[in-house]
RNA sequence: GGGAAGAUGGCAUAGCCCGUUAUUGCGGGAGGUUCCAAACCUCCAGGUCGUGGGUUCGAAUCCCACUCUUCCCA
Numbered sequence: 001g002g003g004a005a006g007a008u009g010g011c012a013u014a015g016c017c018c019g020u021u022a023u024u025g026c027g028g029g030a031g032g033u034u035c036c037a038a039a040c041c042u043c044c045a046g047g048u049c050g051u052g053g054g055u056u057c058g059a060a061u062c063c064c065a066c067u068c069u070u071c072c073c074a
Base pairs, nucleotide, nucleotide: 001073002072003071004070005069006068007067010026011025012024028044029043030042031041032040050066051065052064053063054062
C1' cells in the first nucleotide's frame, strides 16, 4: 500500500438481509424465601448502537467519509 471481518448498557451477545417498538445471559440494586446465608423466584436501574455527514415522515439497520481493533496479501 491492497483486501476481509468487527465496534450495540459495567462485561458478553442478538437485532442489520426485510427502516418506526434495542434481545438474552452475567454483573449491580430492591423485595420474597431462610434462624442467617447460598441457591431459587419476582421486580428495578443502566444504551440514545465507534465518530461525522447524507437519504427518508422516520435510521443501530440504507449510502458516503473517517477513527480504532483483529486477520490475510504485498

Notes:
A computed fold for a 74-nucleotide RNA from a Candidatus Omnitrophota bacterium, annotated as transfer RNA. Rfam family: tRNA. Rfam's curators write: Transfer RNA (tRNA) molecules are approximately 80 nucleotides in length. By type it is a transfer RNA. Its mean pLDDT, the model's own confidence on a scale to 100, is 81.